Overview: A computed fold for a 478-nucleotide part of an RNA from an uncultured Actinomycetes bacterium, annotated as small-subunit ribosomal RNA, 3' major domain.
Context: one part of a larger RNA
């Protein structure tokens, strides 16, 4: 000086408490342990691993395990020597991988290059080492706070400044002050969103004029037309406690106070000091030494990464009447499409077939948003709840769907009647609820990443439990 204290004073934060959903209890899904296996490839292990790395294991991925085969090699460069069969189709063995045999006969400046075969240096290694290491990333934490130059005090380690009174979301500002000042952060500069202006008008818009066609009418529909509106995208204008009032020495802070769409950081996002945990991660990649070289490297086929007495973790269904089923019927936003999205039609009870209009997309298509309105169940039953399981036909992708895919139809119809000690999230357009789109992707999504829809409660407070932040005190600890 620091870290610690079941020392103390102040402050804060969904930390507690008000509240309103969950999780722990069932079925599934999905990741760990575990056990098992030839092998269940590897890595992540309090918070800060466990729907993590995988934004998608049927083959390939794929790293693993049997079994078949290559050794200069599946891939790079170089050097010698040699060769014709280039690649590619076809045929025969064969699970291929690969051998054979036919057909093919590449470029050219005619010097060769490209291919192949032989030896050699060499590749090649998802082998170990994250406790050799870059580069990234988590956490503490968007927590207010690390530090430096000059001066000063101290014999030094070091203090001071940065303590103190106030004050803020904040080492933020203000006053005081042997300190004066500056860095790195905090704010702001940046992006979305919320008001209004300009400017622009097509694939977007329809207020008003006008035609036209149906209508008794209201009106629909086309067209013309037009930028007013919506919107779309490029510039601006607005918010700064700037006005008023009250406290205050000043920074502030108060106020159902004006004015304003917006009020005191308007809301949300990017952004993450100096450090911590020998934190991850040599299997993204780079890389240092080590180990391997007829293999711990290369190809192939089949299996397996899906195993299953059982534990945790994370979710999705739901146990019902705020509810189930059947009809009907409005409103969104973001997005994505040419190897694709696909409409009208028409076939099926359906998942899907058939067709192919139009769209490289403000034009066309994905696309019907669903929570919502009436009706039906008829009052609490394992039910018209639940929908797990399992029989049987199917349909789609895909060389293939046993192992080990989604998904329809029809029959089964479990377990389950609000979950024990425990424990999570959340403070407003939140949480609850409903739906919908992407990205991976041939096919698989309850998972993530985004998108509107509807839409609360509740905060009195800071004793208390974690977790942070400062000042001060004790210390047997560095």
């Nucleotide at each position: 000086u620091g870290a610690c204290g079941g020392g103390g004073g102040c402050c804060c934060g969904c930390a507690c408490a008000a509240g309103c959903g969950g999780c722990g209890g069932a079925g599934c899904a999905u990741g760990u342990g575990g056990c098992u296996u030839a092998a269940u490839u590897c890595g992540a292990u309090g918070c800060a691993a466990c729907g993590c790395g995988a934004a998608g294991a049927a083959c390939c991925u794929u790293a693993c395990c049997u079994g078949g085969g290559c050794u200069u090699g599946a891939c790079a460069u170089u050097u010698a020597g040699g060769g014709a069969a280039a690649a590619g189709c076809c045929g025969u063995a064969g699970a291929a991988a690969u051998a054979c045999g036919g057909u093919g006969u590449c470029c050219u400046u005619c010097g060769g290059g490209g291919c192949c075969c032989u030896a050699a240096a060499c590749a090649g290694g998802u082998g170990g080492u994250g406790c050799a290491u870059g580069g990234c990333u988590g956490u503490c934490g968007u927590c207010a706070g690390c530090u430096c130059g000059u001066g000063u005090c101290g014999u030094g380690a070091g203090a001071u400044g940065u303590u103190g009174g106030g004050u803020u979301a904040a080492g933020u500002c203000c006053c005081g002050c042997a300190a004066c000042g500056a860095g790195c952060g905090c704010g702001a500069c940046c992006c979305c969103u919320g008001u209004c202006c300009u400017u622009a008008g097509u694939u977007g818009c329809c207020a008003a004029c006008c035609u036209g066609u149906c209508g008794u009418a209201a009106g629909a529909c086309a067209g013309a037309g037009g930028g007013a509106c919506u919107c779309u995208a490029a510039g601006g204008a607005g918010a700064c406690u700037g006005c008023c009032g009250g406290c205050g020495u000043a920074a502030g802070c108060c106020g159902u106070g004006a004015g304003g769409a917006a009020g005191g950081u308007g809301g949300g996002g990017a952004c993450g000091a100096c450090g911590u945990c020998a934190a991850g991660u040599c299997a993204u990649c780079a890389u240092g030494g080590c180990c391997u070289u007829u293999a711990u490297g290369c190809c192939c086929a089949g299996g397996g990464c899906g195993a299953c007495a059982c534990a945790c973790g994370u979710g999705c269904u739901a146990c019902a009447a705020u509810g189930g089923c059947c009809g009907g019927u409005a409103c969104g936003g973001a997005g994505g499409g040419u190897c694709g999205c696909a409409a009208a039609g028409u076939c099926g009870c359906a998942a899907g077939g058939c067709g192919g209009a139009g769209c490289c997309a403000a034009u066309c298509c994905c696309g019907u948003a669903a929570a919502c309105c009436c009706g039906c169940c008829c009052u609490c039953a394992g039910u018209u709840c639940g929908g797990a399981u399992u029989g049987u036909c199917c349909u789609c992708u895909g060389c293939a769907a046993c192992c080990c895919g989604a998904g329809g139809g029809c029959a089964u119809g479990a377990a389950g009647c609000u979950g024990g000690a425990g424990u999570c999230g959340c403070u407003a357009g939140u949480a609850a609820u409903c739906g919908u789109g992407g990205a991976u992707c041939a096919g698989c999504a309850u998972g993530u990443c985004g998108c509107g829809g509807u839409g609360a409660a509740u905060a009195c407070g800071u004793u208390c439990c974690c977790g942070g932040g400062u000042c001060u005190u004790g210390c047997a600890c560095a």

The RNAcentral record of the full RNA draws on ENA and SILVA.
Model confidence (mean pLDDT): 84 of 100.